Transfer RNA from a Candidatus Microgenomates bacterium, 73 nucleotides, folded computationally.
Rfam family: tRNA.
NCBI's taxonomy places the organism under Bacteria, Bacteria candidate phyla, Candidatus Microgenomatota.
The coordinates come from a structure-prediction model, not an experiment, and the mean pLDDT is 82.
[in-house]
């Protein structure tokens, strides 16, 4: 120093042509169990990598930028 991809809850990921984000697992609280484990029920967690820019509205479309992968030189 160029090209592709990827960046979303603690972990691993889904988001289908823009309309206020879910799933599994982890976690909490209750039950059932003598208890552990299981297993059910409810809930807590996310400014969508950052900055800016188009829109009535952006995780999503458009510039940069910062970190990974992976190819080239």
């Nucleotide at each position: 120093g160029g090209g592709c991809c990827g960046u979303u809850g603690g972990c691993g990921c889904a988001g289908u042509u823009g309309g206020u984000a879910g799933c599994g697992c982890g976690c909490a609280u209750c039950g059932c169990u003598g208890g552990c484990a299981g297993c059910g029920a409810u809930g807590a967690g996310g400014u969508c990598a950052c900055c800016g820019g188009u829109u009535c509205g952006a995780a999503c479309c458009c510039g940069g930028u910062a970190c990974g992968g992976u190819c080239c030189a």